A computed fold for a 165-nucleotide RNA from a mouse gut metagenome, annotated as Lysine riboswitch aptamer. Rfam family: Lysine riboswitch aptamer. Rfam's curators write: Riboswitches are metabolite binding domains within certain messenger RNAs that serve as precision sensors for their corresponding targets. Allosteric rearrangement of mRNA structure is mediated by ligand binding, and this results in modulation of gene expression. The sequence is in RNAcentral, with records from MGnify. Of the family's consensus pairs, 100% are formed in the model.

RNA sequence: GAUAGAGGUUGCGUGAUUCAUAAGUAGAUUAUCCGAUGUGACAGGCACAGAAGAAGAUAACCGAAAGGGAAGAGCGCCGAAAGGAUUUGUUUCCUGUAAAUGGAUUCUUGGGCAUAUAAUGAAUAAUUAUAUGACUGUCAUCUUACAUUUGGAUGGUGAGCUAUC
Repeated sequence: GAUAGAGGUUGCGUGAUUCAUAAGUAGAUUAUCCGAUGUGACAGGCACAGAAGAAGAUAACCGAAAGGGAAGAGCGCCGAAAGGAUUUGUUUCCUGUAAAUGGAUUCUUGGGCAUAUAAUGAAUAAUUAUAUGACUGUCAUCUUACAUUUGGAUGGUGAGCUAUC
């Protein structure tokens, strides 16, 4: 340097399926009151709707969806993957900001779990980041035994570890 593997059945990711939640919410229709603004993420512009009644309120009657989540199963894998920074492309009526989503470069993180804080979110779900804690994989040093395979202590962490060439 190349090839092949291991950590866990609660390792990581992923299109589709079902279910719950979102929610009796948004919204539609009708009636009454009121009387001039409202919508397109925000600002400016522009466009559309509006006295044939905007926005709002009350009542009746109908009534979603997306993102996120859970489950079995399929597929791809073991920097699997996640996040930060810079840059660039696409999307939104136009410009700017913001948001979403791809590419490139670079930095951090071995892995899952629990707790706390913050952000996103309808949410007490979940995700992400940081900190703490024990557990776990692996390596090094020291030590222990019925012996080199077990157990213990300390420290490091994937550009690592094991095997073969």